């Protein structure tokens, strides 16, 4: 410089126009003689703008981040 994927809680990863799921991490509390372990419940996220829509994580566009190819 040119193509292209990706971009969601601390971390990983689902969704895909209409309520954002799960895993682990975290906190509370049960249970245990104490820790682990199990059980219950909490809080936590859609990169940034603009457009398209009644509605946008999700469809377009543009920036910015990051991987890949190509040069």
């Nucleotide at each position: 410089g040119c193509g292209g994927g990706c971009g969601u809680g601390g971390u990983c990863c689902a969704g895909u126009g209409g309520c954002a799921a799960g895993a682990u991490a975290c906190c509370u509390g049960g249970u245990u003689g104490c820790c682990a372990u199990c059980c219950a419940g909490g809080a936590g996220a859609c990169g940034c703008g603009a457009g398209u829509u009644c509605g946008a994580u999700u469809c377009u566009c543009g920036c910015c981040g990051u991987c890949c190819g190509c040069a």

The RNA shown here (transfer RNA) has 71 nucleotides and comes from a Candidatus Eiseniibacteriota bacterium. NCBI's taxonomy places the organism under Bacteria, Bacteria candidate phyla, Candidatus Eiseniibacteriota. Rfam family: tRNA. Its family is annotated with triplet codon-amino acid adaptor activity in the Gene Ontology.